[in-house]
RNA sequence: UGCUUAUCGAGAAAGACUGAGGGAUGGGCCCUGUGAAGUCUUAGCAACCUGAAUGCAAGGUGCUAACUCCCAUUUCGGAUAUGCCGAAAAAAGAUGAGCG
Numbered sequence: 001u002g003c004u005u006a007u008c009g010a011g012a013a014a015g016a017c018u019g020a021g022g023g024a025u026g027g028g029c030c031c032u033g034u035g036a037a038g039u040c041u042u043a044g045c046a047a048c049c050u051g052a053a054u055g056c057a058a059g060g061u062g063c064u065a066a067c068u069c070c071c072a073u074u075u076c077g078g079a080u081a082u083g084c085c086g087a088a089a090a091a092a093g094a095u096g097a098g099c100g
Stems, first nucleotide, its partner, number of pairs: 001100008013042005021031003025072004043064003048060003051056001068092001073089006
């Protein structure tokens, strides 16, 4: 990096260093010097895999603003009229496991 598959309305942050961006992409809307992103430490959440053995949390991941922050494509319903509202599915994305 690619393929398959499961899940994605729940949950869980402090400190140190540093110093301006971040929320995948486009648009919107947000977060941010009352400190973004990053690194480290500690803590926590969760229960995918291993373990244990029937729900523990020891190990490997993951995660700790906002539903995957919302929308994007299609279908259906409604309103009234070129774009709005609601629902479902898809696509894309994220994470785990397996495979190449």

Record summary:
This is a predicted structure of a 100-nucleotide RNA (SAM riboswitch aptamer (S box leader)) from Pararhodonellum marinum. It was read from a public genome assembly, where an Rfam model found it. Its Rfam family is "SAM riboswitch aptamer (S box leader)". About the family: The SAM riboswitch is found upstream of a number of genes which code for proteins involved in methionine or cysteine biosynthesis in Gram-positive bacteria. Its family is annotated with regulation of gene expression in the Gene Ontology. Of the family's consensus pairs, 97% are formed in the model. Taxonomically the source falls in Pararhodonellum (Bacteria, Cytophagia, Cytophagales, Cyclobacteriaceae).